[in-house]
The part of an RNA shown here (large-subunit ribosomal RNA, domain II) has 819 nucleotides and comes from a beach sand metagenome. Rfam family: Eukaryotic large subunit ribosomal RNA. The family has 88 seed sequences and 107,465 matches in Rfam 15.1. For this family Rfam cites "Crystal structure of the ribosome at 5.5 A resolution" (Yusupov et al., Science, 2001). The full RNA is in RNAcentral, with records from SILVA.
Context: one part of a larger RNA
RNA sequence: CUUCGUCGAGGAUGGCGCCUCUAACAGCUCGUCUUGAAACACGAACCAAGGAGUCUAACAUUUGUGCGAGUAAAACUGGAGUAACCAGUCAUGCGAAAUGAAAGUGAGUCGGUGAGAUCUUUGCAUCAUCGUCCAAUCUUGCGCUUCGGCAAAGGAUUUGAGAUCGAGCACAUAUGCUGGGACCCGAAAGAUGGUGAACUAUGCUUGAGGAGGGCGAAGUCAGGGGAAACCCUGAUGGAGGCUCGCAACGGUUCUGACGUGCAAAUCGAUCGUUUGAUAUGAGUAUAGGGGCGAAAGACUAAUCGAACCAUCUAGUAGCUGGUUUCCUCCGAAAUUUCCCUUAGGAUAGCUACAACUUAAUCAGUUACACCAGGUAAAGCGAAUGAUUAGAGGAUCUGGGGAUGAACUUCCUCAACCUAUUCUCAAACUUUAAAUGGGUGAGAGGCCACGAUUGCUUAAAUGAAUCGCGGUAUUGGAAUGAGAGUUGCUAGUGGGCCAUUUCUGGUAAGCAGAACUGGCGAUGCGGGAUGAUCCGAACGCGGAGUUAAAGUGCCGAACUUGUCGCUCAUGUAGAUCCCAUAAAAGGUGUUGGUGCAUUUAGACAGCAGGACGGUGGCCAUGGAAGUUGGAAUCCGCUAAGGAGUGUGUAACAACUCACCUGCCGAAUGCACCAGCCCUGAAAAUGGAUGGCGCUCAAGCGACAGACUUAUACUCUGCCAUCGUGGUAAGUUGUCAACCUCGAUGAGUAGGAGGACGUGGUGUUGGUUGAGCAGGCUCAGUGUGGACUGAGCUGAAACUGACACUAGUGCAGAUCUUGGU
Numbered sequence: 001c002u003u004c005g006u007c008g009a010g011g012a013u014g015g016c017g018c019c020u021c022u023a024a025c026a027g028c029u030c031g032u033c034u035u036g037a038a039a040c041a042c043g044a045a046c047c048a049a050g051g052a053g054u055c056u057a058a059c060a061u062u063u064g065u066g067c068g069a070g071u072a073a074a075a076c077u078g079g080a081g082u083a084a085c086c087a088g089u090c091a092u093g094c095g096a097a098a099u100g101a102a103a104g105u106g107a108g109u110c111g112g113u114g115a116g117a118u119c120u121u122u123g124c125a126u127c128a129u130c131g132u133c134c135a136a137u138c139u140u141g142c143g144c145u146u147c148g149g150c151a152a153a154g155g156a157u158u159u160g161a162g163a164u165c166g167a168g169c170a171c172a173u174a175u176g177c178u179g180g181g182a183c184c185c186g187a188a189a190g191a192u193g194g195u196g197a198a199c200u201a202u203g204c205u206u207g208a209g210g211a212g213g214g215c216g217a218a219g220u221c222a223g224g225g226g227a228a229a230c231c232c233u234g235a236u237g238g239a240g241g242c243u244c245g246c247a248a249c250g251g252u253u254c255u256g257a258c259g260u261g262c263a264a265a266u267c268g269a270u271c272g273u274u275u276g277a278u279a280u281g282a283g284u285a286u287a288g289g290g291g292c293g294a295a296a297g298a299c300u301a302a303u304c305g306a307a308c309c310a311u312c313u314a315g316u317a318g319c320u321g322g323u324u325u326c327c328u329c330c331g332a333a334a335u336u337u338c339c340c341u342u343a344g345g346a347u348a349g350c351u352a353c354a355a356c357u358u359a360a361u362c363a364g365u366u367a368c369a370c371c372a373g374g375u376a377a378a379g380c381g382a383a384u385g386a387u388u389a390g391a392g393g394a395u396c397u398g399g400g401g402a403u404g405a406a407c408u409u410c411c412u413c414a415a416c417c418u419a420u421u422c423u424c425a426a427a428c429u430u431u432a433a434a435u436g437g438g439u440g441a442g443a444g445g446c447c448a449c450g451a452u453u454g455c456u457u458a459a460a461u462g463a464a465u466c467g468c469g470g471u472a473u474u475g476g477a478a479u480g481a482g483a484g485u486u487g488c489u490a491g492u493g494g495g496c497c498a499u500u501u502c503u504g505g506u507a508a509g510c511a512g513a514a515c516u517g518g519c520g521a522u523g524c525g526g527g528a529u530g531a532u533c534c535g536a537a538c539g540c541g542g543a544g545u546u547a548a549a550g551u552g553c554c555g556a557a558c559u560u561g562u563c564g565c566u567c568a569u570g571u572a573g574a575u576c577c578c579a580u581a582a583a584a585g586g587u588g589u590u591g592g593u594g595c596a597u598u599u600a601g602a603c604a605g606c607a608g609g610a611c612g613g614u615g616g617c618c619a620u621g622g623a624a625g626u627u628g629g630a631a632u633c634c635g636c637u638a639a640g641g642a643g644u645g646u647g648u649a650a651c652a653a654c655u656c657a658c659c660u661g662c663c664g665a666a667u668g669c670a671c672c673a674g675c676c677c678u679g680a681a682a683a684u685g686g687a688u689g690g691c692g693c694u695c696a697a698g699c700g701a702c703a704g705a706c707u708u709a710u711a712c713u714c715u716g717c718c719a720u721c722g723u724g725g726u727a728a729g730u731u732g733u734c735a736a737c738c739u740c741g742a743u744g745a746g747u748a749g750g751a752g753g754a755c756g757u758g759g760u761g762u763u764g765g766u767u768g769a770g771c772a773g774g775c776u777c778a779g780u781g782u783g784g785a786c787u788g789a790g791c792u793g794a795a796a797c798u799g800a801c802a803c804u805a806g807u808g809c810a811g812a813u814c815u816u817g818g819u
Base pairs, nucleotide, nucleotide: 029044030043031042032041045819046818047817048816049815050814055180056179057178059176060175061174063172064171065170066169067168070094071093072092075089076088077087078086079085098105099104111130112129113128114127115126131164132163133162134160135159136158137156138155139154140153143150144149183322184321186319190312191311192310193309194308195307201286202285203284204283205282206281207280209278212244213243214242215240219236220235221234222233223232224231225230248273249272250271253269254268256267257266288304290300291299325754326753327752328751329750330749335348337346338345339344349492350491353487354486355485356484357483358482361481362480363479365478366477368440369439370438371437377431378429379428384425385424386423389420391418392417393416397414398413399412400411401410402409445471446470447469449467450466451465452464453463455462495519496518497517498516500514501513502512503511504510524535525534526533539717540716541715542714543713544712545711549707550706551705552691553690554689558704560703561702562701563700564699565698573693584678585677586676588675589674590673591672592671593670594669595668596667597666605662606661607660608659609658611635612634613633617629618628641656645654646653718744719743720742721741722740724738725737726736755808757805758804759803760802761801762800763799764798765797766796773792774791775790776789777788778787779786780785
């Protein structure tokens, strides 16, 4: 230096993981009562601090400790004797005996059977069952007796919270129930004792007030008249709950101003009264079931259909609201019965937890066997009841009619009888399902032997009971699952929806029931949206596959394939629940059914004929095919009605039926049902979810492919529960570790285990080389939370193990403060 191999800093490119940011995409506000809340239901502007199951007594149950036929710091005494520590004593409580209303009486020789266990027959505890004993109740009554009774020995389908060799007591602990303020806040009320008439109501006493006008009572004077009584006229006079109207007092209207005001009742203008039941000062009197009231339940100190203050009192509330950290496991009820019960309780049910026993048994299942039943259906020429239609029939019947002197006879309607016929039944049924319900399927069985008996038999025959022996591959159908017992116990006791089956109702998103399944208590994919519909139930990740539903674009996935249908100018149509449409129509189009016509030439189109008897008969003023009535033949024909319409006064004329020619293959009528159309009108503009779509992106049918859920499969991890092992023995196969397997939703509620806070004890630590706290970052844990770094700060802090509690906040129209 070259080649090969390995390693290889750094760099480039690509990919991946984690973190942070962004926010395309998804995503409705929490708490609460509720069947149901994002709600046009209520509470909540924000922040800090405070803020709600506590203590005690009794009882029940659990667990632990001490002693144990007893047990126990109540008290007292003693120990130097202090509240604490120790000892002693008798009482007392509970227990050791029950039963009976009570007087009273009062369980001892250890029982049998089955399960319980194995080694030997020493069979524990416990459970079931049969005995014996005690007390009570009922009953027979030998014997004794002072005649009151005592009472041996028995009996019973009777009662007992009894005995059958004790198990309790005390303390602690947890949970539950109850009494206490009793988880916290909250009344309207009730009671007791006081304070108020400075506001205001009314009375009394005593004060001080209240322009200017108008009207013009009584009385008086003068003049006049009159015989007189008296009257008239003019003055004067100044009465009055009279009048107009200042001050004053009031407060009508503007429904004015103001309405976080000047003001918790004011301002302006307007208005009422204004010499009297006037307005007002001071004093005084009346006080709370009381006053006072020209009466409004007005007023009684901004309070009045019973003032205010304090207390009982933290009154009570079946009612409203609130009730504070985390994880794991289990997990409801809205039903029964009773209650002056229906907004609530108790009771049973449903639930959690704890303990014990054990490998047997159990079951929302199926098959088999044996049962009970009278619902669906069916039936009504079967019973009961209802009910349509004719037919035949008979006589005693009934109504009507005919004949008739009468016996009669006949017709008709109805009833009746007979054989049929139509239609029905929650309270009809001969028949009679499906589903559903009950029972059975072996050791407590089977087989053999023996015994007892008052039953039974002709009979030691049978039956029942007892004893003993044998029989274990535990197994008497399938499938699946561990099963059983005991104690204690919260919450619930408003329910709602769907398919199906019922009841009421015209109906209802109506009311009331039943079975099952759901929602409630529950998320996930789909139904645009959505408690309950369809799919499917959930630890945290990865990969794959599907369900329901979808695959033009919004939007992940075929503008995929095949065959039909559909055109919608008022508004085509487009997917369970589900968000409507009907009767009735359509010569829109498609498919079908039935009956006709048709190459012996149909239908349609064009063309020709459409005659004669005869103007048929009757009727008519007239009627000749054609106002009307009854009839409706014959001839000639290819065919032509005693006439389908137009028409005429009546004729006429035209036309049709019918026949023929041309043409050359399908045609006519009635009905059925697909899509489409009509039927189809409402108030903001509007909804197949939107856009839009037309051999579809619509409707019907078929086929394949594809998309994606927390479903299914595989896999990693976490937790819980269990199997097996380490495993020997000392107290526990307790903890630990390994292994394998299954499971994981959750409101009310229960249980377990943790985190954090204040304080105490024990034992260890940190700290002036900087504690606590604060600020900014970083890390760890499923989570409550914890740890570290830097800065600040300037003096305390903290781990573990125990004990203890005024121990955890988002809500309470919460309290106080701040913004």